[in-house]
RNA sequence: GGGGGUGUCGUCCAGCGGCCAAGGACACUGCCCUGUCAAGGCAGAGAGCGCGGGUUCAAAUCCCGUCGCCCCCG
Numbered sequence: 001g002g003g004g005g006u007g008u009c010g011u012c013c014a015g016c017g018g019c020c021a022a023g024g025a026c027a028c029u030g031c032c033c034u035g036u037c038a039a040g041g042c043a044g045a046g047a048g049c050g051c052g053g054g055u056u057c058a059a060a061u062c063c064c065g066u067c068g069c070c071c072c073c074g
Base pairs, nucleotide, nucleotide: 001073002072003071004070005069006068007067010026011025012024013023018057028044029043030042031041032040050066051065052064053063054062
């Protein structure tokens, strides 16, 4: 340098054009339960989706550029 994959709450993952201004698990906060802790139950906070631009009535999802990480080729 060329090709491919990947980047979404603190962490791991789902989502594949509208039904979800983003769902789950763990973690976190409050309450219940308990003699206490753990476990369990209920509730809550937390990301507009790496960044920039484009297409569309509508984009995390498609396209272009760019950055990080991983793999392959030279």
The RNA shown here (transfer RNA) has 74 nucleotides and comes from a Planctomycetota bacterium.
It matches the Rfam family "tRNA". Rfam classes the family as a transfer RNA. Rfam's curators write: Transfer RNA (tRNA) molecules are approximately 80 nucleotides in length.
The RNAcentral record of the sequence draws on ENA.